Molecule: Bacterial small signal recognition particle RNA
Organism: candidate division WOR-3 bacterium
């Protein structure tokens, strides 16, 4: 120097990692303007009984916190594998020629 190959590059597919969020899980959470049940008291009734209903109790919503296995979504000049494209430049391996 020549030939061939590989990588960095583009792209498709698959797998996987990290971060964030949502759902699901647990806990807390409503004096009244949520639900249920309503002591006491109040009202209606001749009476039986009924009515509305505060506190308490229970539940739930919004919200907050926790745990983090799961599912979903997004992001990362993430990682790996397979295929296709490209070979301008750089790196690299093999064979070979010359000095």
């Nucleotide at each position: 120097g020549g030939c061939c190959g590989g990588g960095u590059c583009u792209u498709g597919c698959g797998a996987u990692g990290g971060c964030u969020g949502u759902u699901a899980c647990c806990g807390c959470c409503a004096a009244c303007c949520c639900c249920g049940c309503c002591a006491g008291a109040a009202c209606c009734g001749g009476a039986a009984g009924g009515u509305a209903g505060c506190a308490a109790c229970g539940g739930u919503a919004c919200g907050c916190g926790g745990a983090c296995c799961a599912a979903c979504a997004g992001c990362c000049a993430g990682u790996c594998g397979c295929g296709a494209g490209g070979c301008a430049a750089c790196c690299u391996g093999g064979c070979u020629g010359g000095a």